[in-house]
RNA sequence: GGCUGACAAGGGCAAACCCGCCGAAAGACGGGGACGCAAAGCCACGGGCCUAAACCGGGGUGGGAACGCUUCCGGCAGGGUAGCCGGGUUGCCGAC
Repeated sequence: GGCUGACAAGGGCAAACCCGCCGAAAGACGGGGACGCAAAGCCACGGGCCUAAACCGGGGUGGGAACGCUUCCGGCAGGGUAGCCGGGUUGCCGAC
């Protein structure tokens, strides 16, 4: 240096759940808590998955119309997820 991840050493992170808080939601953040993790460090670039406020269409409804209204239905990511996968990028320790 490469490969690699040992019941090694010293450390690190922290799922579910609970509390607080932000959000329409998914979910994020802080505290507690540990199921797990060798990149469970960082980046939404590709795919997947989650959500659907706004927006678009429909239904219903008010109105002469213009134009509204909606605990309804469908669509939609520019919202999320890096602890779904791929990719990019940085990096501790060390048996073999």